[in-house]
RNA sequence: UCUCGAUAAAGGCAAACCUGGUGAAAACCAGCGACGCAAAGCUACAGGGGCUACAGCGACAAGGUGCGCUAUGCCAGCCAGCUACCGAA
Numbered sequence: 001u002c003u004c005g006a007u008a009a010a011g012g013c014a015a016a017c018c019u020g021g022u023g024a025a026a027a028c029c030a031g032c033g034a035c036g037c038a039a040a041g042c043u044a045c046a047g048g049g050g051c052u053a054c055a056g057c058g059a060c061a062a063g064g065u066g067c068g069c070u071a072u073g074c075c076a077g078c079c080a081g082c083u084a085c086c087g088a089a
Base pairs, nucleotide, nucleotide: 004087005086012037013036018031019030020029021028022027035077041082042081043080047079048078049075050074051073056069057068058067060064
C1' cells in the first nucleotide's frame, strides 16, 4: 500500500413512531428517539434498479373522489461509482 473486519481503541451516523414545517405526491428539513450501519460519508447526467405523476399526452361517450403512459420530481439505509478513521486475525 492492497485485501480484510475484531467481544480492540477513539469516535461517527441515526430507522420507525410522534411533533412542527415544505411539497401535487414520492419524499425532504428541524426536534424527539434508536431499528440498525465498517462507509448508513459523497455522487441521481458514470451506470443499473425503485417510488411518485403537478404539468403534458391518450383513451373511455366521458365530463371522473377516476384509468393508462411519461420525469424535468424523488430514493444512495437497493445494487453500484468515488473517497475515507483504526489495525487484531